[in-house]
RNA sequence: CUCUUAUCCAGAGUGGGUGGAGGGACCCGGCCCGAUGAAGCCCCGGCAACCUGCCCGCCGAAGCUCGCGGCCGACCGGCGAACGGCCGCGCGGGUAAGGUGCCAAGUCCGGCAGAAGCGUUCGCCGCGCUUCUGGGAGAUAAGGG
Numbered sequence: 001c002u003c004u005u006a007u008c009c010a011g012a013g014u015g016g017g018u019g020g021a022g023g024g025a026c027c028c029g030g031c032c033c034g035a036u037g038a039a040g041c042c043c044c045g046g047c048a049a050c051c052u053g054c055c056c057g058c059c060g061a062a063g064c065u066c067g068c069g070g071c072c073g074a075c076c077g078g079c080g081a082a083c084g085g086c087c088g089c090g091c092g093g094g095u096a097a098g099g100u101g102c103c104a105a106g107u108c109c110g111g112c113a114g115a116a117g118c119g120u121u122c123g124c125c126g127c128g129c130u131u132c133u134g135g136g137a138g139a140u141a142a143g144g145g
């Protein structure tokens, strides 16, 4: 850089230092944030739970150790207070150690397509507004090239 999949209406800083005019991805339109100090960088704090790790559970049995698969050992003693161990995997919950990410506003909103409602019109088309659905673009994670 690219492909695939998942998620994107929740959450979390008026912190400190540096910096000195921009920032909210890009283009257009809007609307915001910013000299009461933007971006960037460093430190501290926090949020979340995608990946790894760690912990707990898996509702239920006519020969068997029980979430699923595979294997080993023990035992006819035990058995609803239901044997021990190893490997791989799944589901649910927790944790926050490691890898990322994130900490104004829905991804700040719209742009493309469709539907519904309202307005305009005698009516239709068209146009405008609102809402919804989908798409595109983007962001983040995980995996692949």
Base pairs, nucleotide, nucleotide: 001145002144003143004142005141006140007139008138013044015043016042017041018040022033023032024031027111028110029109030108045103046102047101050099051098052097053095054094055093056092057091058090063079064078067089068088069087070086071085072084073083107137112134113133114132115131116130117129118128119127120126
Model confidence (mean pLDDT): 80 of 100. Predicted 3D model of a 145-nucleotide RNA (SAM riboswitch aptamer (S box leader)) from Candidatus Thermoflexus tengchongensis. The model forms 91% of the base pairs in the Rfam consensus. Taxonomically the source falls in Thermoflexus (Bacteria, Bacillati, Chloroflexota, Thermoflexales).